[in-house]
């Protein structure tokens, strides 16, 4: 300096061919128990990394920029 690939909840990560995003942990509430743990039920928590494009509509596609991660010189 070149090529790949990633970036979605507090953590792990799903998301097919574009139609307004989910799991599992973890939180909180509330039933269960003398009382914890477990365990069932509800909720809560996201500007989909960041700026353009394209499209009636983008996490998704395209271009360009931040970080990371592997390769090559």
């Nucleotide at each position: 300096g070149c090529u790949u690939u990633c970036a979605u909840a507090g953590c792990u990560c799903a998301g097919g061919u574009g139609g307004u995003a989910g799991a599992g942990c973890g939180c909180a509430u509330c039933a269960u128990u003398g009382g914890u743990a477990a365990u069932g039920a509800u909720g809560a928590g996201g500007u989909c990394a960041c700026g353009g494009g394209u499209u009636c509509a983008a996490c998704u596609c395209c271009c360009g920029u931040u970080g990371a991660a592997a390769g090559c010189u």